[in-house]
Molecule: Glycine riboswitch aptamer
Organism: uncultured Litorivicinus sp.
RNA sequence: ACCAUCUCAGCGGGAGAGAGCACACAAAUGCCGCCGAAGGAGCAACCGACUCGGAAACUCUCAGGCAAAGGGACCGCUUUGAUGAA
Numbered sequence: 001a002c003c004a005u006c007u008c009a010g011c012g013g014g015a016g017a018g019a020g021c022a023c024a025c026a027a028a029u030g031c032c033g034c035c036g037a038a039g040g041a042g043c044a045a046c047c048g049a050c051u052c053g054g055a056a057a058c059u060c061u062c063a064g065g066c067a068a069a070g071g072g073a074c075c076g077c078u079u080u081g082a083u084g085a086a
Stems, first nucleotide, its partner, number of pairs: 003084004009078005018032001020031003033066003039062001040060003046054003
């Protein structure tokens, strides 16, 4: 110097479901309906030190969300640092 993984920061992309009703625009509160892609919980395959633990975009919907904005798993490019291999 290059490669792989993780990570810091920046830029771009990024779904679903109510502009519901009570009230008077929104918010808050209450009621009803709904979504799955922050986070959380459970679990299949699989892995490990195997009565257990880890663990998905599956399941649940606690939290969150259901016009726009914001948020947003994840993806791409650039970048900071760490580890590993050669």